[in-house]
Molecule: transfer RNA
Organism: Bacteroidota bacterium
Parts: sequence; structure tokens; C1' cells
RNA sequence: GGGGGUGUAGUUAAGUGGUAUAAUGCUCGACUCCAAAUCGAGCGUCGGGGGUUCGAUUCCCUCCGCCCCUGCCA
Repeated sequence: GGGGGUGUAGUUAAGUGGUAUAAUGCUCGACUCCAAAUCGAGCGUCGGGGGUUCGAUUCCCUCCGCCCCUGCCA
């Protein structure tokens, strides 16, 4: 240099052109002598930019990070 994959809560994953889900985590409360477990309530996320669209996390372009394969030179 060429090709492919990947990026979603603090963490691990799911997901669809119609406004994002689960587990875990965190906060408060109940329970308890205290705590754990359990139960209830709450908190929080689509890597950046641009385009298409009534609407983009999803489609297109580009940039960035990470991973894999590979060519050339030395």
C1' cells in the first nucleotide's frame, strides 16, 4: 500500500428506516441486629462529521480507534 471485520449505558451483549432492549452496575427505599440475597423505584448509551429521507442507531460517503489476512522495500 491492498482486502475484510468491528465500534450501541460504567461493563457484556441484542436490535429494527418510526425515536433503543436485556443482563450487570450505580443511587434510594423495603426486609435484616448488621450485611448478603431477594423485592420495589429511579439513573444512564448508538465513535466524529457530512449526505439521502417527513424521520437515520439502521442506508450512502468520509475521518478516527481496534482486530485479522496480504503485497513491496529495507